[in-house]
RNA sequence: CCAACGAAAAGGCUAACCUACCGCAAGGCAGGGGCGCAAAGUCAUGGGUCUGUUAUGCAGAUCGCCAGACUGCCGAA
Numbered sequence: 001c002c003a004a005c006g007a008a009a010a011g012g013c014u015a016a017c018c019u020a021c022c023g024c025a026a027g028g029c030a031g032g033g034g035c036g037c038a039a040a041g042u043c044a045u046g047g048g049u050c051u052g053u054u055a056u057g058c059a060g061a062u063c064g065c066c067a068g069a070c071u072g073c074c075g076a077a
Base pairs, nucleotide, nucleotide: 005075006074012037013036017032018031019030021028022027035064041070042069043068045067046066047065048062049061050060051059052058053057
């Protein structure tokens, strides 16, 4: 230094729910709030699920559903 791994330490993020705004909707965003998370960081690429319109297509959402890719803090066993 790299991989694997996840004790400790420093931190980090933030579910449900409430309020405001946006959206036809799924849902998103901000503040509050913490169920939890070693990638609960990013990507809609594959699958799954959800929404809309209307058809046999199209447009969207979800990365805290799974997989994959890229990147990242620390350093015990």